[in-house]
């Protein structure tokens, strides 16, 4: 200094945390892929501040 989805990364003190790729279901095809439509999936951990913390502060853990 960094830690957010399986991977690569956005993001903000408040309403449902998003994108690409990957996965899955459907559609399409003789079949596969691509395309199109849908779905599942996440804020490292413990505490502090606050009406409210993924966001701010402190410790821990990991790199």
């Nucleotide at each position: 200094c960094u830690g957010u989805a399986g991977c690569u990364c956005a993001g903000u003190g408040g309403u449902u945390a998003g994108a690409g790729c990957a996965c899955u279901c459907g559609u399409c095809u003789u079949g596969c892929a691509a395309g199109c439509g849908g779905g599942a999936g996440g804020c490292c951990u413990g505490g502090a501040u606050u009406c409210g913390a993924u966001u701010c502060c402190c410790g821990g853990c990991a790199g």
Molecule: transfer RNA
Organism: Callorhinchus milii